[in-house]
RNA sequence: GUCCCGUUCGUCUAGCGGUUAGGACGUCGCUCUUUCUAAGCGAAAACAGGGGUUCGAUUCCCCUACGGGAUG
Numbered sequence: 001g002u003c004c005c006g007u008u009c010g011u012c013u014a015g016c017g018g019u020u021a022g023g024a025c026g027u028c029g030c031u032c033u034u035u036c037u038a039a040g041c042g043a044a045a046a047c048a049g050g051g052g053u054u055c056g057a058u059u060c061c062c063c064u065a066c067g068g069g070a071u072g
Stems, first nucleotide, its partner, number of pairs: 001071007010025004018055001027043005048064005
C1' cells in the first nucleotide's frame, strides 16, 4: 500500500428495515436487618463521526476515525 473483520449504557453482551434498543455485572435509591453483606423492588445509563438509499436505518451502501487480522 491492498484486502478482510469489528466499533451498542461504566464493563461484557444480544438485537433478519417498523417494539419504549433487551440482558448480566457494576452504580444509585427504597424495603429487610441492631449494622454490614446477601436477598427483593425500582431508577439512571448506550447505537464511533459524516453522507447516501428507503415512507422508515442500530440494521443496507460509501467515506472518515479508531482497534484487530491477512498479504506484499
The prediction has a mean pLDDT of 80. Transfer RNA from an Alphaproteobacteria bacterium, 72 nucleotides, folded computationally. NCBI's taxonomy places the organism under Bacteria, Pseudomonadati, Pseudomonadota, Alphaproteobacteria. It matches the Rfam family "tRNA". About the family: Transfer RNA (tRNA) molecules are approximately 80 nucleotides in length. By type it is a transfer RNA.